[in-house]
Molecule: FMN riboswitch aptamer (RFN element)
Organism: Actinomycetes bacterium
RNA sequence: AUGUCCUCGCGGGAUGGUUUGGGUGCAAGUCCCGACCGGCGGUGAUAGCCCGCGAGCUACUCCUCCACCUCGAAGACCUCUUCGUAGUGGAGGACGGCUGACUCGGUGAAAUUCCGAGGCCGACGGUGAAAGUCCGGAUGGGAGUGAGGACGC
Repeated sequence: AUGUCCUCGCGGGAUGGUUUGGGUGCAAGUCCCGACCGGCGGUGAUAGCCCGCGAGCUACUCCUCCACCUCGAAGACCUCUUCGUAGUGGAGGACGGCUGACUCGGUGAAAUUCCGAGGCCGACGGUGAAAGUCCGGAUGGGAGUGAGGACGC
């Protein structure tokens, strides 16, 4: 150096105010016109739309925990405690499944990543009217990332 273990920190944006500017409407931050935003790792060159991951939704099986409860045993002594066991419900984890979107031109050794142009996408629940932007789960989780320490070496 590598490796293993531990600790602490960081880790998502979008109309400044009075819900942007405008329209329709009884009512829309949700519809229409416009505007704005873009996690993490990788990639011969910088990525919302190339590859993978996270978050989100979710089934079988397995594991752990909690509650209820069937049966049995032991202790205590008059209805409790502990252990084991079958079942039900809930939470979490492992392993999975589902999960959005890009073309053309230019430069160059090399770019769906840079420049120019024109497009497209965006979980779930809620909300007098349909949400990437409002409210909520979330003071949560997390891909990862920084620092410190211990043991090896």